[in-house]
RNA sequence: GCAGCCGUAGCUCAGCUGGCAAGAGCGCCUGACUGUGGAUCAGGAGGUCCUGGGUUCAAAUCCCAGCGGCUGUACCA
Repeated sequence: GCAGCCGUAGCUCAGCUGGCAAGAGCGCCUGACUGUGGAUCAGGAGGUCCUGGGUUCAAAUCCCAGCGGCUGUACCA
């Protein structure tokens, strides 16, 4: 350089062939329980869906470009 895969909450990920109000587990916060803590139970906060364009009535989901990560491969030394 080329090819493929990936980029969604603090972390690990789900999201089927575009359309219900973007979700789960862990973590975090509050309360209950407890002598305290842990565990457990109840509730809650938390997201520019990598960035910028495009298509569409409608895009996390499709298309293009870029950025970043991983894997394979080619070239130079």